Description
The RNA shown here (THF (Tetrahydrofolate) riboswitch aptamer) has 102 nucleotides. The model forms 91% of the base pairs in the Rfam consensus. The prediction has a mean pLDDT of 81. It matches the Rfam family "THF (Tetrahydrofolate) riboswitch aptamer". Its family is annotated with tetrahydrofolate metabolic process in the Gene Ontology. About the family: Tetrahydrofolate (THF) riboswitch was first reported for Ames et al. as an RNA motif in 5' untranslated (5'-UTR)regions of folate transport and biosynthesis genes in Firmicutes genomes.
Parts: sequence; structure tokens; C1' cells
RNA sequence: UGAAGAGUAGCCAAGGCGCGUCAAGUGUUGCGAAACGGGACGUUGUUCGCAAACGAAAGGACGGAUCCAUGAGUCCUGCGGUGCCGCGGCGCGUCCGCUUAG
Repeated sequence: UGAAGAGUAGCCAAGGCGCGUCAAGUGUUGCGAAACGGGACGUUGUUCGCAAACGAAAGGACGGAUCCAUGAGUCCUGCGGUGCCGCGGCGCGUCCGCUUAG
């Protein structure tokens, strides 16, 4: 000096364990903040706080105490743009740096 390559935040997702179904959560919009390849600038995306609007799928079985009634609770099948972990896959634009072989 040229070549090849690796790694972030995070995204999808097999599977597992939960939560809700008595509506929390998720999603949307606005404002603010934070982190985000080893460095600089920056993009995309992410997270958090506040506010606002919107807004959902249940069904079945069992069921102690009790005179009865009630149904706390448990289980199964569903449902939720549901939470956590996560096999596997994907994953920085420019310059420098790093690794490999010249």
C1' cells in the first nucleotide's frame, strides 16, 4: 500500500417458563432524556420518563369449609400486535483502528 475478515445497539425466531383475560400489557401520537462495533462524525433502530387518544375472546371441567346459596382457588383448550430466557438466522455508512495472509 492493496485484499479478505471479525465484532455493537438491536431485529426475526424453534423451544421453554410465566402474566392477563376482574384488562395490566402490547400498539399509536407528542415532548424530553439515555445508551448504542475500539475512536471520530453520522444513519437506522432501541430503551426510559411524562402526557394524550384508542382499546381486546372467551369456553369447558373440578371445586374445601357450609343448612343452603355464593364461588375463593385449581386444571384444560383458546385469545393477547402479552413478559422473561433463548436453539438458529440477520446485524454500521465514511475514515482510522483490530485480525489474517501477502